Record summary
Large-subunit ribosomal RNA, domain II from Halorubrum sp. Hd13, 726 nucleotides, folded computationally.

Context: one part of a larger RNA
């Protein structure tokens, strides 16, 4: 672990509410008493409580035995709208009594209580049940262990050599100085004997052992070890001090009692089913892991017609989103012009001054830009009134009163915010989900996508798919992709790059031959003038002229000390049909690094099974359509069952609220079974939505059910539950 059994809202008192019944302006007995055999029934017993009047703080004063109106059920008449009366019911009058100049204003009044049972909830007791660490009282404990005292015992051997003494030397003396002698210490050496416990993170770690074994280490003539007997005691002792030790227990021993401590804290709390269905939210709060009250649920009763979440449309309200700023305020680019001032320089002047260039201020005009705490503007869209349509509502809406709760630690998503680099982060907010929501998608997945599931079938589609895994298309037209890029709704992928490769647009140049390639040309004056050792097209400066040409630079690059040499510009030939440049899209590449083995769910895919566009099929859910059945609401019917009809507008739920069943013991009442076999127990039909009922065979061998009504120590899978049994 597993099995069986046990195991957790109870009891009494006040009290609040519902239900039943008894009597009723009243009701009801307490304690006690008497009968009987009797604790149990019977009878008596208003002491006394509650109620029958209230206001006021008190003195103290003290109320409609129904007047008016509207009206619901209901009754009468119409029976077709409707009227009449109209109990409770409302809206007035009126009355008491406080309070008061007064007005008005507060409470109250046209009789319903009162006692028992049964039940729901509050409060007190252990108050659903188990669980503390802890607190006090009194006891019992120093056979362990700390520590002081008696009295007693134990410490192989070795080694070092203080004091004093002797004997010699020296010295005036004090004395030193050497040699023996001696045998001193909380001296050294040591597995003597004992005594400790350093390291090994050895070995064990269901141990030899609730602290141990082994190497290895420390003391070992002492503040030393070691027996025995005495002494100190729990807030107390005892401590070379470690909160150490005080009987395997110590920041306050151990047993009892107190005592079912208290716990707003964790765990657990047992049987069906039906209807309806939350909250994590606000104030208060030594409050924040709790309460309370209120919102949000639920159940009863009562009233009695009208109510309003959606939509339009009309009149109001509003300064968010955007935009704007020569409509302020506040920041902000770059030019032009212009007066006055002001600065720095530079001329002119002997000074005063004056003149220009920039610069600054200001102002106009072009022109670039922004704002939560700016607004000339200004929405979506939200209010508030009214109207209408729609929808709920006498099968009772809206809307009052009461009874019972749970609930106060939320979460995701998304629209908009606030903080923070950011975060599966913090904090607001409106709406959805999720919590309390099954079912299909999404490989797997609370909250994403489709969609709210009574039970059993049959169909059709959502979302998402349709090559195999694996229901459906290797589906039909046209592109793209060469990266296996992609196949991932989200699981990425940026600034930047990019003659991969598609498509569109422009400009230019082309059959008088573009574009590139190939083949010839590519000269002369001249080695231009200076410079310079040298400069010859090509170190530098300075010019950049002319001739023949088809064309050819006073030279665009390499190159040489300098020349030489190769190419280019340019011109011709050959080829023969586009070509070059910008620009804007598609779809790729480059950028591009993580910690166990890697991936689109896998397989695997390339005119696709990837994209992008158009279209036609088909698969898919508990959705939706349909067939049968169940409940639940209501409606006809029925003494009541029965039975019939109606629900597009009923039928998920966690906490929780209400309701109706079904088992088990015992009691009482009916009515039964049983030795021709009762209960248990083991297999096996049956009926029921379910708890459960039934009925048979075998076993077993003496009790056991039904009906109706009371009473319960009534219902197990969980509490590191308790006892047993393995």
């Nucleotide at each position: 672990c597993c099995c069986a059994g046990g195991g957790a809202g109870u009891g009494c008192a006040c009290u609040u509410g519902a239900u039943u019944g008894g009597c009723a302006a009243g009701u009801c007995u307490a304690a006690c008493u008497c009968g009987u055999g009797a604790a149990c029934c019977g009878a008596g017993g208003a002491a006394g409580g509650c109620g029958c009047a209230g206001g006021g703080a008190a003195a103290c004063c003290g109320a409609u035995a129904c007047g008016g109106c509207c009206g619901c059920a209901g009754c009468a008449c119409a029976u077709a709208c409707g009227u009449g009366c109209g109990a409770g019911g409302g809206c007035c009058a009126c009355c008491g009594u406080g309070u008061u100049c007064a007005a008005g204003c507060g409470c109250g009044g046209g009789g319903a209580g009162u006692c028992a049972a049964u039940u729901g909830g509050g409060u007190g007791c252990g108050a659903c049940c188990c669980g503390a660490a802890a607190c006090c009282a009194g006891g019992c404990g120093a056979u362990c262990u700390a520590u002081a005292c008696g009295c007693a015992g134990g410490c192989a051997g070795g080694g070092u050599g203080a004091a004093g003494c002797g004997u010699g030397g020296c010295g005036a003396a004090a004395g030193c100085c050497a040699c023996g002698u001696g045998g001193a210490g909380g001296c050294c050496c040591g597995u003597u004997a004992g005594a400790g416990g350093u390291g090994g993170u050895a070995u064990u770690c269901u141990a030899c052992a609730a602290u141990a074994u082994c190497c290895u280490c420390u003391c070992g003539u002492g503040a030393u070890c070691u027996g025995c007997g005495c002494a100190u005691a729990g807030g107390g002792g005892u401590g070379a001090a470690a909160g150490g030790c005080c009987c395997a227990u110590c920041g306050a021993g151990c047993c009892u009692g107190g005592c079912a401590a208290c716990a707003g804290c964790u765990g657990g709390u047992u049987c069906c089913a039906a209807c309806c269905g939350a909250a994590a939210c606000a104030u208060g709060u030594c409050g924040a892991a709790g309460c309370a009250u209120g919102a949000c649920c639920u159940c009863u009763u009562c009233c009695g017609a009208g109510g309003u979440a959606g939509c339009c449309c009309g009149c109001g309200g509003g300064g968010u989103a955007g935009a704007g700023c020569u409509a302020c305020c506040g920041a902000u680019u770059g030019g032009a012009u212009g007066a006055c001032c002001c600065g720095c320089c530079u001329c002119c002047g002997a000074g005063a001054g004056g003149a220009g260039u920039c610069g600054g201020c200001c102002a106009u005009c072009c022109u670039g830009u922004c704002a939560a705490a700016c607004u000339c503007c200004a929405a979506a869209c939200c209010c508030g009134c009214a109207g209408g349509c729609g929808c709920c509502g006498u099968a009772g809406a809206c809307g009052a009163a009461g009874g019972g709760a749970g609930u106060c630690c939320g979460g995701u998503g998304u629209g908009c915010g606030g903080g923070g680099u950011a975060a599966g982060c913090c904090u607001g907010u409106g709406c959805a989900c999720c919590a309390u929501g099954a079912g299909g998608g999404g490989a797997a997945c609370a909250a994403c996508c489709c969609a709210g599931a009574g039970c059993c079938g049959g169909g059709u589609u959502a979302a998402g798919g349709u090559c195999c895994c694996a229901a459906a298309g290797u589906g039909u037209a046209g592109a793209u992709u060469a990266a296996g890029u992609g196949c991932g709704a989200u699981u990425c992928g940026a600034a930047g790059g990019u003659g991969g490769u598609c498509u569109c647009a422009a400009g230019c140049c082309c059959u008088a031959a573009a574009c590139a390639g190939c083949c010839g040309g590519g000269a002369g004056g001249u080695g231009a003038g200076c410079u310079u050792a040298g400069a010859a097209g090509c170190a530098g400066c300075u010019a950049c002229c002319c001739u023949c040409u088809a064309a050819g630079a006073a030279a665009a690059g390499c190159g040489u000390a300098a020349c030489a040499g190769c190419u280019u510009a340019c011109c011709g030939g050959c080829c023969g049909a586009g070509g070059u440049u910008u620009g804007a899209g598609g779809c790729g590449c480059c950028c591009a690094a993580a910690a166990u083995g890697a991936u689109c769910g896998g397989g695997g895919c390339u005119c696709a099974a990837a994209u992008c566009u158009a279209c036609c099929a088909c698969c898919g859910a508990g959705a939706c359509c349909u067939g049968g059945c169940c409940g639940u609401g209501c409606c006809c019917g029925u003494c009541a069952c029965a039975g019939g009809g109606c629900a597009a507008c009923c039928g998920c739920g966690u906490a929780g609220g209400u309701u109706g069943g079904c088992g088990u013991u015992c009691u009482g009442u009916u009515c039964g079974g049983a030795u021709g076999g009762a209960a248990g127990c083991c297999c096996g039909g049956g009926c029921g939505a379910g708890a459960g009922c039934u009925c048979g065979c075998g076993u077993g061998g003496a009790c056991c059910g039904u009906u109706c009504a009371g009473a319960a120590a009534c219902g197990a899978c969980a509490a590191u539950c308790c006892u047993g049994g393995u």
Annotation
The sequence was found in a public genome assembly. The coordinates come from a structure-prediction model, not an experiment, and the mean pLDDT is 85.